[in-house]
Context: one part of a larger RNA
């Protein structure tokens, strides 16, 4: 240098960060809080006892007809050692926030997560040789199923919800007009022939889908303003005024896994707190199924806090095993 182990007094002063390591740890009993979906949270949390000997194989308790056989305390006494769940194995606890319901699933080898999946919601599409998929194709999955199916999309338990726009793009529904392609149609108009005729070129006219057009559709792809003024102190603006638009963002939340100014102000918690919690609201640039806000349970390489415990640390000591050099 590595390993194990101990350490007075202090206990996180270490650190990014209690990383480690120390603690908790079994049995029986008392005894458990908010919360809650009434299951749960719960092993909450917090106790108190545990050996031996006597009581006593007694009281009791099964079981037998019965003898018996079988399980078998405890109150009190009292005996030992520091210690009696005497070794070994064996939860550390609490309070808050955040994300995700939840048991599950992943980057075989630096990520196990708030990502994936999920049940549950909801749109679409499919009437059966379905749709959709694979395959030139046969033909085969779907399904030996049949709209309580079966595929695709979004969302993701439950709770309470889930506002406006349909101008655009989509996707549905419409057929009067409009515009259109071969095709039909041949006016006309050139060539050549003595002509018949033959060759070219061709206007209208008539022609589908689709586009134009005219509906609807948003848990379709989307989107959801700007300026100026105005109250008996100021400030502010429930009012008014424009201009602009399909429509100006409803509830809820809100310095946030979003807030850039920002360590934003204000309270809490510390002697002291860019983190944390709880507030406001000027949201750089939150917002409703790429759901929007709660949520009990359980879950995290999340944030914050405490108690309890330590060599992390204040700050080293120590012993003991080993590498590795010398020596022998």
């Nucleotide at each position: 240098c590595u390993c194990c182990g101990c350490u007075a007094a202090g206990g996180a002063a270490u650190u990014a960060g209690g990383c480690a390591a120390a603690a908790u740890a079994g049995g029986u009993c008392c005894g458990u809080a908010a919360c809650u979906u009434c299951g749960g949270g719960a092993g909450a949390a917090g106790g108190a006892c545990c050996g031996c000997c006597g009581g006593a194989g007694u009281a009791g308790g099964g079981u037998g007809c019965a003898a018996g056989c079988u399980c078998g305390a405890a109150a009190c006494g009292g005996c030992c050692g520091c210690a009696g769940a005497g070794a070994a194995a064996u939860g550390g606890c609490u309070c808050u926030a955040u994300c995700g319901a939840c048991u599950g699933u992943u980057u075989a080898u630096c990520a196990a997560a708030a990502a994936c999946a999920c049940a549950g919601g909801u749109c679409u599409g499919u009437g059966c040789g379905a749709a959709g998929u694979c395959g030139c194709a046969a033909g085969a999955c779907g399904a030996a199923g049949u709209a309580u199916a079966c595929a695709g999309g979004c969302u993701g338990a439950c709770g309470c919800c889930u506002g406006c726009c349909c101008a655009g793009u989509g996707c549905c529904g419409g057929a009067a007009g409009g515009u259109u392609a071969a095709g039909g149609g041949g006016a006309g108009g050139g060539g050549u022939g003595c002509a018949a005729g033959c060759c070219c070129u061709g206007a209208a006219c008539u022609g589908a889908a689709g586009c134009c057009c005219c509906g609807g559709u948003g848990a379709a792809c989307g989107g959801c303003g700007g300026c100026c003024g105005u109250a008996a102190c100021u400030a502010u603006a429930a009012c008014g005024g424009u201009c602009c638009u399909a429509a100006g963002g409803u509830a809820g939340c809100g310095a946030a896994a979003u807030u850039c100014c920002u360590u934003g102000u204000c309270g809490g918690g510390u002697a002291a707190g860019u983190u944390c919690c709880g507030a406001c609201c000027c949201g750089c640039a939150c917002g409703a199924a790429a759901g929007g806000c709660g949520u009990a349970a359980c879950g995290a390489a999340u944030g914050g806090a405490g108690c309890g415990c330590u060599g992390u640390c204040u700050c080293g000591g120590c012993g003991g095993a080993g590498a590795g050099c010398c020596c022998g």
Molecule: large-subunit ribosomal RNA, domain IV
Organism: activated sludge metagenome